[in-house]
Context: one part of a larger RNA
RNA sequence: CUGGGCGUAAAGGGCACAGUGAAGGUGAAUCGGGUAGAAAGUGAAAGCCACCAAAAACUUGCCGAAUGCUCUUGAAACCAAUUUACUUGAGUGAGACAUAGGAGAGAGGAAUUUCGUGUAUAUGGGUGAAAUCUGGAGAUCUACGAAGGAAGCCAAAAGCGAAGGCAGCUGCCUGGGUCCCUACUGACGCUGAGGUUCCAAAGCAUGGGGAGAGAAUAGGAUUAGAUACCCUAGUAUUCCAUGCCGUAAAUAAUGAGUGUUUGCCCUUGGUCUACGAAGAUCAGGGGCCCAGCUAACGCAUGAAACACUCCGCCUAGGGAAUACGGUCGUAAGACCAAAACUC
Numbered sequence: 001c002u003g004g005g006c007g008u009a010a011a012g013g014g015c016a017c018a019g020u021g022a023a024g025g026u027g028a029a030u031c032g033g034g035u036a037g038a039a040a041g042u043g044a045a046a047g048c049c050a051c052c053a054a055a056a057a058c059u060u061g062c063c064g065a066a067u068g069c070u071c072u073u074g075a076a077a078c079c080a081a082u083u084u085a086c087u088u089g090a091g092u093g094a095g096a097c098a099u100a101g102g103a104g105a106g107a108g109g110a111a112u113u114u115c116g117u118g119u120a121u122a123u124g125g126g127u128g129a130a131a132u133c134u135g136g137a138g139a140u141c142u143a144c145g146a147a148g149g150a151a152g153c154c155a156a157a158a159g160c161g162a163a164g165g166c167a168g169c170u171g172c173c174u175g176g177g178u179c180c181c182u183a184c185u186g187a188c189g190c191u192g193a194g195g196u197u198c199c200a201a202a203g204c205a206u207g208g209g210g211a212g213a214g215a216a217u218a219g220g221a222u223u224a225g226a227u228a229c230c231c232u233a234g235u236a237u238u239c240c241a242u243g244c245c246g247u248a249a250a251u252a253a254u255g256a257g258u259g260u261u262u263g264c265c266c267u268u269g270g271u272c273u274a275c276g277a278a279g280a281u282c283a284g285g286g287g288c289c290c291a292g293c294u295a296a297c298g299c300a301u302g303a304a305a306c307a308c309u310c311c312g313c314c315u316a317g318g319g320a321a322u323a324c325g326g327u328c329g330u331a332a333g334a335c336c337a338a339a340a341c342u343c
Stems, first nucleotide, its partner, number of pairs: 003315004007297002012311001014198001016196002021191001025086006033079002037073002040070003049064001052061003089188001090185003093181001095179003101174002105170002113147006124133001159166002203244006212238002217233004255310006263288011292299002317342002325336004
């Protein structure tokens, strides 16, 4: 390389968008570039291969074959091309619907903490038990006010989003989706090396903000020790604006798309029929299960079944997700990515 694979054994890119490429609906007509048919020419000789003959053997003679190329002819199924038409793929429109999808703004209530004020007087806090700690410089408790961040119940296997993710309430701006009617366009589709956008948390830069929580750190305990688990404090951080970083067990450890395939139960949003229960049909979210698949576990109409198209990736373990080099980054580091050696 081929072959075989990628839920858990090595292996699905974190996610999407989109140009080249590859491959891709249906009917009719035309064409004759490709393909397949026939005929002719050529493919030197020797050699190789095959038949026949001779030969004890080495071998010899003879005649074929030779997938290719060129030209001619005719056919029109398939591929390509041109023209034309269609609607079921794809999209647009009308009418409904659901939604924690996104951005930005406004006003508000409960609780924690701190601060201010009043009343009041001796503890409060914490734990398995304690202590550090707090408190006559008046704490805890209680009443009122101010600041700040986060969103209890509702809440669900629920909903939305490409993924990351998204939740108090109310406007404004905005994205996508589903159902239904079949009005319109008429293959406009799928995938997507390279490229580009987005991308949790942590981290970085500048400026704000800083209630609670809280790496680091300090102290108290525990312990043989305790650089921990527990407790008291507590900086960065967590929050906002702008810009970087670009990684995660970024997981469903399952790439995207299309078609086919046994049933049952629950649930979300539509439509239709019934309205007392229920039934039918689409698009999702879950639990079982037949066939089939799987090494087994298990998957099983949201497939890991049966098929097709395209992309990514794997090829024993370690060395190593490293070195060197390159690109990117303020840095941390990220991405691409070996070998010697060992077994």